[in-house]
Formats: sequence, C1' cells, structure tokens
RNA sequence: AGUUAUUAAGAGCAAAUUCAGGGUAACCUGAAGACGCAAAGCCACGAGUCCACUUUUUUGGAUAGUCGGGUUGCCAAA
Repeated sequence: AGUUAUUAAGAGCAAAUUCAGGGUAACCUGAAGACGCAAAGCCACGAGUCCACUUUUUUGGAUAGUCGGGUUGCCAAA
C1' cells in the first nucleotide's frame, strides 16, 4: 500500500407512537421518541405491496426500513 472480514474504536441513521403542517389518498416534512439497522446513505431501472382515476383496459402517484439491481462512503483486529 492492497485484499478479506466486522472483533474493537470513533461516529451515523431512526420503527411504532404523539404533536404541528402538506396531500383526495397512499404517504411526506419538522419536533419529541428509539423498534431496530454494516450501508436503515442515495437512485423508482425490474418485481412486489399500497393509493387515486378507469366498466374493463390503461394512466398517474407512493413505498429505497419489501426484494433484486446500480452507485457513493467510515474504521479496520487477525
């Protein structure tokens, strides 16, 4: 210096719920709060699930803490 791993150290994020606000809704934002997370950082490309419209078909939206994929990142015993 590199590879692998996640033992440690230093950190990080924030479920349910409550309050306030936005939205037809799913859900999102801020504050409180921590169930948990080695990418629980980011991306809606594929699938799943949810919402709205639609006779059906279809279209639009949401979910990255549902899965896959892409991409970026901290430390690092042996």